Model confidence (mean pLDDT): 81 of 100. Predicted 3D model of a 75-nucleotide RNA (transfer RNA) from a Patescibacteria group bacterium. The organism belongs to Bacteria candidate phyla, within Bacteria. Rfam family: tRNA. The family's RNA type in Rfam is transfer RNA. The sequence is in RNAcentral, with records from ENA and MGnify. The same sequence occurs in records of 2 taxa.
[in-house]
RNA sequence: GUCCCCGUAGCUCAGCCUGGAUAGAGCAAGUGCCUUCUAAGCACUAGGCCGCAGGUUCAAAUCCUGCCGGGGACG
Numbered sequence: 001g002u003c004c005c006c007g008u009a010g011c012u013c014a015g016c017c018u019g020g021a022u023a024g025a026g027c028a029a030g031u032g033c034c035u036u037c038u039a040a041g042c043a044c045u046a047g048g049c050c051g052c053a054g055g056u057u058c059a060a061a062u063c064c065u066g067c068c069g070g071g072g073a074c075g
Stems, first nucleotide, its partner, number of pairs: 001074007010027004020058001029045005051067005
C1' cells in the first nucleotide's frame, strides 16, 4: 500500500444479510423480599441518541460513501 472482519449498556454479545413504530439478552450495579448475617434464590429498577460525519429514503443500528480505532491476510 491492497483486501477482509470487527466497533451496539460498565463487560461479553444478539439484532444488520431481507430498513418499519418506545433497540434486546446474560453478567455486573442499585432497591426490595428471603436469611440471625453473608452468599445463593426471587421480584423490580436504572443504564444506549448503535465508533464519527455525510448521503439515499416517508422512515436507517440495518443500505451507500468517506474517516477514526482494533484485529487479520497478502506484498